A computed fold for a 73-nucleotide RNA from Oreochromis niloticus, annotated as transfer RNA. Lineage of the source: Eukaryota > Euteleostomi > Eurypterygia > Ovalentaria > Oreochromis. Rfam family: tRNA. It is annotated as a transfer RNA. The prediction has a mean pLDDT of 82.

[in-house]
């Protein structure tokens, strides 16, 4: 400096245009134990990167910016 991919709860995923955004581990709580672990039931916890477009509607498409990776030079 060119070309592609990526960006969703603390991590890490699922979501291919339709109301209340989905799972697993991690946090809390509450039964289980003497007590921790596992286990079981429950809860919390997201401006779906940021701005702009297209649609009645946009986490989903389109541009552009920011960070992330990769391959070329």
């Nucleotide at each position: 400096g060119g070309u592609u991919c990526u960006a969703u709860a603390g991590u890490g995923u699922a979501g291919g245009g339709g109301u209340a955004a989905u799972c697993a581990c991690a946090u809390c709580u509450g039964c289980u134990u003497u007590a921790c672990a596992u286990g079981c039931a429950g809860a919390a916890g997201g401006u779906c990167c940021u701005g702009g477009g297209u649609u009645c509607a946009a986490u989903c498409c389109c541009c552009a910016g920011u960070g992330g990776a990769a391959c070329c030079a």